Notes: The RNA shown here (transfer RNA) has 75 nucleotides and comes from a Candidatus Woesearchaeota archaeon. Model confidence (mean pLDDT): 80 of 100. RNAcentral holds the sequence, with entries from ENA. NCBI's taxonomy places the organism under Archaea, Nanobdellati, Candidatus Woesearchaeota. Rfam family: tRNA.
[in-house]
RNA sequence: AGCGGGGUGGAGCAGUCAGGAGUGCUCGCAGGGCUCAUAACCCUGAGGUCAUCGGUUCAAAUCCGAUCCCCGCUA
Repeated sequence: AGCGGGGUGGAGCAGUCAGGAGUGCUCGCAGGGCUCAUAACCCUGAGGUCAUCGGUUCAAAUCCGAUCCCCGCUA
């Protein structure tokens, strides 16, 4: 320098292809239940500028462009 993959609650992921409610899973956190009590188990809840900026659109995590960061391959 070129190419490919990735960036989404505190952690790890799915959701993107084919635009339509921040939608869902595991763990963690808070409260409650159960228990003599703790763990386990059950219920509820909080927590997200979807890397950044711009564009398209009635509507963008999703499509387009640029940029930043991480991983890998090639030279």